[in-house]
RNA sequence: GGCUCCGUAGUCCAACGGGCAAGAUAUCUGGCUGUUAACCAGGUGAUGACCGUUCGAAUCGGUCCGGAGCCG
Numbered sequence: 001g002g003c004u005c006c007g008u009a010g011u012c013c014a015a016c017g018g019g020c021a022a023g024a025u026a027u028c029u030g031g032c033u034g035u036u037a038a039c040c041a042g043g044u045g046a047u048g049a050c051c052g053u054u055c056g057a058a059u060c061g062g063u064c065c066g067g068a069g070c071c072g
Stems, first nucleotide, its partner, number of pairs: 001071007010025003019055001027043005048064005
């Protein structure tokens, strides 16, 4: 340098053929408990960046950024 794949919350991981971004864990609040932990209920928090297509984009296209693999 070329090709392929990946990038979603502090961490892990879904979202089928484009139609309200799900869950676990962590964190916060309350309950329970003699206290803590555990357990129960609830809250907060995410689509790598920009542009384009579309009524509508995590999803499709382009450029860039970061990572992994292969080739040279």